Model confidence (mean pLDDT): 90 of 100. Predicted 3D model of an 87-nucleotide RNA (c-di-GMP-I-GGC riboswitch aptamer) from an Actinomycetes bacterium. Taxonomically the source falls in Actinomycetes (Bacteria, Bacillati, Actinomycetota). The model forms 91% of the base pairs in the Rfam consensus. It was read from a public genome assembly, where an Rfam model found it.
[in-house]
RNA sequence: UCCGACAAGGGCUAACCGCGGGAAACCGUGGGGCGCAAAGCCACGGGUCUAAAGCGCGCGAACGCUAUGAUAGCCGGGCUACCGAAG
Numbered sequence: 001u002c003c004g005a006c007a008a009g010g011g012c013u014a015a016c017c018g019c020g021g022g023a024a025a026c027c028g029u030g031g032g033g034c035g036c037a038a039a040g041c042c043a044c045g046g047g048u049c050u051a052a053a054g055c056g057c058g059c060g061a062a063c064g065c066u067a068u069g070a071u072a073g074c075c076g077g078g079c080u081a082c083c084g085a086a087g
Stems, first nucleotide, its partner, number of pairs: 002087001003084002011036002016031006034073001040079003044076003047071003054065003
């Protein structure tokens, strides 16, 4: 350094529920606990979700397109990091 143990000390926290924010996706917080060895950080590439504003259509509503929005617990990439058995 790779690697990752029924190791030690710890860490994070899915679904769901309360409260708050948001048009929504989703986010914050408290509970909760499915899981995680980077489930720490970054939307850079791809994916996925949403569509307020905009555009199209329309009398209107609805509908379609669109990310500038969201997701790092979808994948890849970049940056950083605790512990130390075996190999």